[in-house]
A computed fold for a 69-nucleotide RNA from Nannocystis exedens, annotated as Fluoride riboswitch aptamer (crcB RNA motif).
Lineage of the source: Bacteria > Myxococcota > Polyangia > Nannocystaceae > Nannocystis.
The prediction has a mean pLDDT of 75.
RNA sequence: AUAAGCAAUGGCGGUGGAGUCCGCCGAUAACCGUGGUCGUUCGCGACCGCCAAUGACUCCUACGAUGCC
Numbered sequence: 001a002u003a004a005g006c007a008a009u010g011g012c013g014g015u016g017g018a019g020u021c022c023g024c025c026g027a028u029a030a031c032c033g034u035g036g037u038c039g040u041u042c043g044c045g046a047c048c049g050c051c052a053a054u055g056a057c058u059c060c061u062a063c064g065a066u067g068c069c
Base pairs, nucleotide, nucleotide: 010025011024012023013022016060017059018058019057020056021055033050034049035048036047037046038045039044
């Protein structure tokens, strides 16, 4: 990368793990952050940036900054 199968005490909520709570979806789904520039067959594509390990809270881990030993 492709194909097939499985998946409901399941799956998902832009980068890891866990607990609690909230929300969404029903496997044809939910979900797949955002700003600017350029191009465009107007479907989208390319390039340059920005915030963030949470959906919310807490803890752990990774990373970063500052101070001390």